[in-house]
Context: one part of a larger RNA
RNA sequence: GCCAACGAGUUUGCAUCUCUCCCAAGUCUAAGGAGGAAAAAUCCUCCGAAGGCGGAGUGAAAGCGAGGGUGAAUAGCCCGCUAGGGGGAGGUGCAAGACCCGAAGCCGAGCGAGCUACCCUUGGGCAGGGUGAAAUCCGCUGAAAAGCGGAUGGAGGCCCGAACCCGUGGGUUGUGCAAUACCCUGGGAUGACCUGAGGGUAGGAGUGAAAGGCUAAACUAGCUCGGGAAUAGCUGGUUCUCCCCGAAAUAGCUUUGGGGCUAGCCUGGGGAAGUAAUUAAGGGAGGUAGAGCACUGGAAGAAAUAUCGUGGCGAAAGCCAGAUAUUUCUACCAAACUCCGAAUGCCCUUAAUGAAAUCCCCGGAGUACGAACUCGGGCGCUAAGGUCCGAGCUCAAGAGGGGAACAGCCCAGAUCCCCAUCUAAGGUCCCUAAGUCUGAGCUAAGUGCAAUCUUAAGGAGGUGGGGUUCCUCAGACAACCGGGAGGUGAGCUUAGAAGCAGCUAUCCUUUAAAAAGUGCGUAACAGCUUACCGGUCGAGGGACCCUGCGCCGAAGAUUCAUAGGGGCUUAAGCUCAGCACCGAAGAUGGGAUUCCGCCAAUAUCUCUGUUGGCGGGAGGUAGGGGAGCGUUCCCAUCGCGUUGAAGUCAGACCGUGAGGUCUGGUGGAGCGGUGGGAAGUGAGAAUGUUGGC
Numbered sequence: 001g002c003c004a005a006c007g008a009g010u011u012u013g014c015a016u017c018u019c020u021c022c023c024a025a026g027u028c029u030a031a032g033g034a035g036g037a038a039a040a041a042u043c044c045u046c047c048g049a050a051g052g053c054g055g056a057g058u059g060a061a062a063g064c065g066a067g068g069g070u071g072a073a074u075a076g077c078c079c080g081c082u083a084g085g086g087g088g089a090g091g092u093g094c095a096a097g098a099c100c101c102g103a104a105g106c107c108g109a110g111c112g113a114g115c116u117a118c119c120c121u122u123g124g125g126c127a128g129g130g131u132g133a134a135a136u137c138c139g140c141u142g143a144a145a146a147g148c149g150g151a152u153g154g155a156g157g158c159c160c161g162a163a164c165c166c167g168u169g170g171g172u173u174g175u176g177c178a179a180u181a182c183c184c185u186g187g188g189a190u191g192a193c194c195u196g197a198g199g200g201u202a203g204g205a206g207u208g209a210a211a212g213g214c215u216a217a218a219c220u221a222g223c224u225c226g227g228g229a230a231u232a233g234c235u236g237g238u239u240c241u242c243c244c245c246g247a248a249a250u251a252g253c254u255u256u257g258g259g260g261c262u263a264g265c266c267u268g269g270g271g272a273a274g275u276a277a278u279u280a281a282g283g284g285a286g287g288u289a290g291a292g293c294a295c296u297g298g299a300a301g302a303a304a305u306a307u308c309g310u311g312g313c314g315a316a317a318g319c320c321a322g323a324u325a326u327u328u329c330u331a332c333c334a335a336a337c338u339c340c341g342a343a344u345g346c347c348c349u350u351a352a353u354g355a356a357a358u359c360c361c362c363g364g365a366g367u368a369c370g371a372a373c374u375c376g377g378g379c380g381c382u383a384a385g386g387u388c389c390g391a392g393c394u395c396a397a398g399a400g401g402g403g404a405a406c407a408g409c410c411c412a413g414a415u416c417c418c419c420a421u422c423u424a425a426g427g428u429c430c431c432u433a434a435g436u437c438u439g440a441g442c443u444a445a446g447u448g449c450a451a452u453c454u455u456a457a458g459g460a461g462g463u464g465g466g467g468u469u470c471c472u473c474a475g476a477c478a479a480c481c482g483g484g485a486g487g488u489g490a491g492c493u494u495a496g497a498a499g500c501a502g503c504u505a506u507c508c509u510u511u512a513a514a515a516a517g518u519g520c521g522u523a524a525c526a527g528c529u530u531a532c533c534g535g536u537c538g539a540g541g542g543a544c545c546c547u548g549c550g551c552c553g554a555a556g557a558u559u560c561a562u563a564g565g566g567g568c569u570u571a572a573g574c575u576c577a578g579c580a581c582c583g584a585a586g587a588u589g590g591g592a593u594u595c596c597g598c599c600a601a602u603a604u605c606u607c608u609g610u611u612g613g614c615g616g617g618a619g620g621u622a623g624g625g626g627a628g629c630g631u632u633c634c635c636a637u638c639g640c641g642u643u644g645a646a647g648u649c650a651g652a653c654c655g656u657g658a659g660g661u662c663u664g665g666u667g668g669a670g671c672g673g674u675g676g677g678a679a680g681u682g683a684g685a686a687u688g689u690u691g692g693c
Base pairs, nucleotide, nucleotide: 001693002692003691004690005689006688011096012095013094014093015092016091017090018089019088020087021086022085023084026053027052028051032047033046034045035044036043037042057064058063067079068078069077070076099237100236102234106227107226108225109224110223111222117201118200119199120198121197122196123195124194125193126191128160129159130158131156135152136151137150138149139148140147141146164188165187166186169184170183171182172181203219205215206214207213240628241627242626243625244624245623250263251262252261253260254259264367265366266364267363268362269361270360271359272358275357277353278352279351280350281349282348283347284346290340291338292337296334297333298332300330301329302328303327304326305325306324307323308322311320312319313318370395371394373392374391375390376389377388378387379386400411401410402409415592416591417590418589420588421587422586426582427581428580429566430565431564435579437578438577439576440575441574442573448568449567458552459551462549463548464547465546466545467544468543469542470541471540479536480535481534482533483532485509486508487507490504491503492502515530519528520527593618594617595616596615597614598613599612600611601610602609603608629682631679632678633677634676635675636674637673638672639671640670647666648665649664650663651662652661653660654659
């Protein structure tokens, strides 16, 4: 891992609701007793009203009483006045282990020091080599104390290093040789040394040169058994079928936040008013969007008035600039501004539509972690697949078609069958069903072929459309030819400043025209050029604004590598108009099943059933409701079986399904139908349990 078997809402008491049975102003017995059945456990019948519930309530109470209380009240309000008792079944609650498995833990009583820690008693062990303390002796010196030298001596938690003890670094091993090893290397090795035997101390206790170490291979409190099925607001699991309906992820409170209680939303039963809803008309509340500046504030320009005195000029007066306040004009801003003010939504009334979608009572729930998207907003960075509200929608709990793929986007809500038809979104060159369709434009960038997801500021004689304005056969625009002068090198400044560093001014003349100079250039000049004028040429040219489609801006990590690919250029791109077709589980057509409502017939004591017709419904998680299948056993009854039961293998048939029947093989002794009853009643999942492989 697979297969098989086992494996989870049970039982008792009490309460409550629904269905049903008996009796009824009553109803039921309990303990116990008698009889019967049975081997017994136990069961059945009868006796037994002790007692329970009901039969009156209300008030704090005195009390009153179909009423009572409150109250001054004959008011109002609150609680009452309407059949119950018992049995059976089912739903649910509470108490119990209470659907099953699962802790870490807590407490008690015991078992452990043959491991290990420390202690006590008594034994044992330490090759060899080195160093050479005290002390002593001798010699020398010295008055002495003492010093020096030599010899002797053999101290030391001394040195090197085996046994022995340990375990530093590295490697090997890591389903090992081994639940701590092996190899190399290393530390101690006369000591606080190592070690044998015997003995002592233990679970909040021991022992500890102290690491929470060790106390028998997991010790921040050992192990075993018991309390014990501890508790688990947590995780996992929870077994047959079909049919009907179908949620929530919100609010309030919560030592509450991944849990609850109540409400909301779902379901079953009962009951009730044209109830809900939609549309129209009429009436109403409101201060949002927008707008506005009348208030409250903000804020720009101008003017006037008043005040101030900083700056500049001035002797001063004063002038210019400035600041503050007020007023006026102009143009603005505001969630916590409003002189105004919608749309939508909301409330009421009336009318129409409206078979139930509404409301009330009772039984049963689940939910209270939601998600994306669109719109209105807060927070954030007008960040986030962000977060928090509001309105909606989808997913959740919805399959189908589209979107290349893709819960939440677009279309559309799947009862079943059909080799029939029409459409939606989206598509129609090929992959790939359907137009290489029609008409008119645009794009040259492979832009694009991308609904919503990758673009910007900025830049450009790309190109199309529209507009305003100027010049132009008295010749425009471009090009070419020629001119482009004089006072003058303007003045100042400057080393110089000559049109062309800079400052100031920007005149006059000759002219067809020519700047006190547009750019280049020089150290400064020079030189080139422009404005401007004439000529040649001969028909349009220039500037600006709005707008469509394109261009640059444009960078990513494994070649091209997010048009799905091929590929596409008067399109297979983009814009506009049109016709046709394809396209879904949508709609239509045909057939079938089932549920609900209505009508008719029929059966029936009742509940209700059957048949036919018409209309409407049948996606579904949590969850509610209904109807069934099957297993084991019991009672009654009817059957089957050695001429072959159960089981098992294969095939066929029947039923919407759980399942059922038949035939044959195998098997070799029991089994089934019908009507009731009772449950150890259905397996794929629980790191499930046991067995097998």
About this RNA: Large-subunit ribosomal RNA, domain II from a Pseudomonadota bacterium, 693 nucleotides, folded computationally. Its mean pLDDT, the model's own confidence on a scale to 100, is 84. Lineage of the source: Bacteria > Pseudomonadati > Pseudomonadota. It matches the Rfam family "Bacterial large subunit ribosomal RNA". The RNAcentral record of the full RNA draws on ENA.